RNA sequence: AAUACGAAAAGGCAAACUGGUCGAAAGGUCAGGGCGCAAAGCCACGGGUCUAAAGCUGGAAAGCUAUGACAGCCGGGUUACCGAA
Repeated sequence: AAUACGAAAAGGCAAACUGGUCGAAAGGUCAGGGCGCAAAGCCACGGGUCUAAAGCUGGAAAGCUAUGACAGCCGGGUUACCGAA
């Protein structure tokens, strides 16, 4: 110095919920909030999950479907603070 690992220290992010806002919805975003997180930084490549506007089927009820979404579901890729055992 690098990889693995994760004691300490300095910090970081921010669940549920509430309010505003965008969206058909899932969900995103801003402010408050703090459940937790060593990548809970970033990326939709694989699996999975959620939604169904439009479309298709149906007499109706409803069903199917992602081109939409989830990175705090898992795997993978990539970047990174500190340095005890």